[in-house]
This is a predicted structure of a 72-nucleotide RNA (transfer RNA) from a Candidatus Berkelbacteria bacterium.
């Protein structure tokens, strides 16, 4: 410089163009001699960025940005 892949709640990871989901943790509750074990329940991401298509974008499309690989 090219090609390819990744960017999504604290953290990991899903997500056929139609309310953005699930686990870990974190609250709060219960349950316990305790609680870090168990069991209910909640907050919590407008989706790297900015622009375009479309009623409608995390999803399609440009253009940059950051992070891996492969190639000169």
């Nucleotide at each position: 410089u090219g090609c390819c892949g990744g960017g999504u709640c604290g953290u990991c990871u899903a997500g056929c163009g139609g309310u953005a989901g699930g686990a870990c943790g974190u609250c709060u509750g219960c349950c316990u001699c305790u609680g870090g074990a168990g069991c209910a329940g909640a907050a919590g991401a407008u989706c790297g960025a900015a622009g375009g298509u479309u009623c409608g974008a995390a999803u399609c499309c440009u253009u940059c940005c950051c992070c891996g690989g492969c190639a000169g």
Its Rfam family is "tRNA". Lineage of the source: Bacteria > Bacteria candidate phyla > Candidatus Berkelbacteria.